This is a predicted structure of a 354-nucleotide part of an RNA (small-subunit ribosomal RNA, central domain) from a metagenome.
Context: one part of a larger RNA
RNA sequence: UUGGGCCUAAAGCGUCCGUAGCCGGCUAUGUAAAUCUUCUGUGAAAUCGUCCAGCUCAACUGGGCGGCGAGCAGGGGACACUACAUGACUAGAGACCGGGAGGAGUCAGAGGUAUUCUUUGGGUAGCGGUAAAAUGCAAUAAUCCAAAGAGGACCACCUGUGGCGAAGGCGUCUGACCAGAACGGGUCUGACGGUGAGGGACGAAAGCCAGGGGAGCAAACCGGAUUAGAUACCCGAGUAGUCCUGGCCGUAAACGCUGUGUGCUAGGUGUUGCGUAUUCCACGAGAAUACGCAGUGUCGGAGCGAAGGCGUUAAGCACACCGCCUGGGUAGUACGGUCGCAAGGCUGAAACUU
Numbered sequence: 001u002u003g004g005g006c007c008u009a010a011a012g013c014g015u016c017c018g019u020a021g022c023c024g025g026c027u028a029u030g031u032a033a034a035u036c037u038u039c040u041g042u043g044a045a046a047u048c049g050u051c052c053a054g055c056u057c058a059a060c061u062g063g064g065c066g067g068c069g070a071g072c073a074g075g076g077g078a079c080a081c082u083a084c085a086u087g088a089c090u091a092g093a094g095a096c097c098g099g100g101a102g103g104a105g106u107c108a109g110a111g112g113u114a115u116u117c118u119u120u121g122g123g124u125a126g127c128g129g130u131a132a133a134a135u136g137c138a139a140u141a142a143u144c145c146a147a148a149g150a151g152g153a154c155c156a157c158c159u160g161u162g163g164c165g166a167a168g169g170c171g172u173c174u175g176a177c178c179a180g181a182a183c184g185g186g187u188c189u190g191a192c193g194g195u196g197a198g199g200g201a202c203g204a205a206a207g208c209c210a211g212g213g214g215a216g217c218a219a220a221c222c223g224g225a226u227u228a229g230a231u232a233c234c235c236g237a238g239u240a241g242u243c244c245u246g247g248c249c250g251u252a253a254a255c256g257c258u259g260u261g262u263g264c265u266a267g268g269u270g271u272u273g274c275g276u277a278u279u280c281c282a283c284g285a286g287a288a289u290a291c292g293c294a295g296u297g298u299c300g301g302a303g304c305g306a307a308g309g310c311g312u313u314a315a316g317c318a319c320a321c322c323g324c325c326u327g328g329g330u331a332g333u334a335c336g337g338u339c340g341c342a343a344g345g346c347u348g349a350a351a352c353u354u
Base pairs, nucleotide, nucleotide: 004325005324006323007308008307012322014202015201016200017199021195022194023193025089027087028086029085030084031083033082035078036077037076038075039074040073041072042071048066049065050064051063052062053061054060092192093189094188095187096185097184098183105177106176107175108174109173110172111155112154116150117149118148119147120146121145122144126137127136163170164169207248208247209246210245211244212243216242217241222236223235224234259321260320261319262318263317264316267299268298269297270296271295272294273293274292275291276290277289278288279287280286303310304309327354328353329352336347337346338345339344
């Protein structure tokens, strides 16, 4: 609850696609559902106004006259907006063409350094580790040096408030397949659009199932220290896991703690992509400057805000649609439902307390 909100106080679904619904550009004609207008019917009594009357007056009561909104039904009329029908348009949206940008995605192949291990050779007594140590490793030759090999993971420098992606996320090189965006052209379609309850898809890490793989790292676990203790921080070991394939899970401070779309409202400055123009040029998909569009930062005006701050990438001014909030605790718990192999997820109270 005809109200106020959602960056930080409670509150934006993790993200996108999309059904119903809601909302929707410009124009002509028609219809007249809606809307407006007029007429008719209905619109009880009481109540209300006025006049009169009855209780000694009044309140109260009775009677006459007047009034009685809205609504509903029927008839006539109006056509600006909404709706519906038909036709037209191109500024929204989409398609097409062109040359560029990109760690977007999937698959395959190739490479690089380092760690570890193995072998061979060299070499000798320590190595390692810490605040200091010890556990540990080492005479079956370690650490160290060189060469060769094995194997798994990762991809330094470039790297940039730089790029791409809806979000999660994405970084060696090459190829194949595939998706999206920006810019420029203005050739085509002609409102095909926006949002989106349900629904669907995607969704880090950890975790789960099956099969592989296992170098390094490392929950658990075991030692050594520290300490009053030390189920920790530090050290030595070390298994799941981390990696791959297939299938689940569906959550995160999934954050810009800021839903999506559109329009409007001062600027300065950096940077990325595309385009245009001018200048320079070792004429190279070269450089600089200016302008336009799109992205991404920073500063800042009006305005907004409780303030911090936001400020054309709004938290300003508006519209459309969705989601969500309503003191703290109990509690994201219980119960029920539903999904999951499980872990658990989603939905989600109350008593009581303050």
RNAcentral holds the full RNA, with entries from SILVA. Model confidence (mean pLDDT): 89 of 100. Rfam family: Bacterial small subunit ribosomal RNA.